Model confidence (mean pLDDT): 83 of 100. A computed fold for a 75-nucleotide RNA from a Micrococcaceae bacterium, annotated as c-di-GMP-I riboswitch aptamer. It matches the Rfam family "c-di-GMP-I riboswitch aptamer". On this family, see Weinberg et al., Nucleic Acids Res 2007: "Identification of 22 candidate structured RNAs in bacteria using the CMfinder comparative genomics pipeline". It was read from a public genome assembly, where an Rfam model found it.
This record gives sequence, structure tokens and C1' cells, in this order.
RNA sequence: CGCCCCGAAAGGCAAACCCGGCGCGAGCCGGCGACGCAAAGCCAAGGGGCCCCCGUGGUCAGCCCGGCUACCGAC
Repeated sequence: CGCCCCGAAAGGCAAACCCGGCGCGAGCCGGCGACGCAAAGCCAAGGGGCCCCCGUGGUCAGCCCGGCUACCGAC
């Protein structure tokens, strides 16, 4: 440098429940906690689910596809 997430190790994220806060709500933030995740990092102008005050609306990237970026490193 290529490759891609197949080995090891280190490190990372954190579902549900519960607690506090915010929101009409879907849901979000913090704590706790680990079901899982090799992109469970970011992106909502593709599809889809969900919500409402029903529209140039909102929410989910841990539903799928896709885009961008990236640690360790086998080979």
C1' cells in the first nucleotide's frame, strides 16, 4: 500500500428493565445495566415502521438498501 472484518489481543458501542429529565406523541438525553454489534460511527432527499397539532411535519441509522468516514490487524 492492497484486502476485508476471517485469527489473537487491546480498546469501543450499548437492547430490555429500572431511576431522573424533556416531548402531545413516536421518541430523545443522563444514570444504571448488557441483549447484542466489526461500523450498533455519521447521513432521514430511497423503501419501510411508528407518532401527531395531518404537512414543505416529526421520529426510528439497533428495520432494509445505499452514501461518507474509520480503530486494531490476520493475509